[in-house]
Molecule: c-di-GMP-I riboswitch aptamer
Organism: Bacillota bacterium
RNA sequence: UCUCGAUAAAGGCAAAGCUGGUGAAAACCAGUGACGCAAAGCUAAAGGGGCUAAGGUGUUAUGCACUAUGCCAGCCAGUUACCGAA
Numbered sequence: 001u002c003u004c005g006a007u008a009a010a011g012g013c014a015a016a017g018c019u020g021g022u023g024a025a026a027a028c029c030a031g032u033g034a035c036g037c038a039a040a041g042c043u044a045a046a047g048g049g050g051c052u053a054a055g056g057u058g059u060u061a062u063g064c065a066c067u068a069u070g071c072c073a074g075c076c077a078g079u080u081a082c083c084g085a086a
Stems, first nucleotide, its partner, number of pairs: 004084002012037002017032006035074001041079003047076002049072003055067005
């Protein structure tokens, strides 16, 4: 340095649920709470995948279908990084 990952040390993050808020929704923010995580750090137009469908388009029209310019990094991926037993 690369790979790897301990019942190590020091720290870190925080699922679901609940409360309040934002939003059309997905989802997000704050608090609470820990299911888990060795990248659960970062990257969402120029990798793949997933969610939603306000607006738009179509239609046989209080509906349905398609659509991201809205989201998800705790799906994979890319990228950077703490520690150091075997």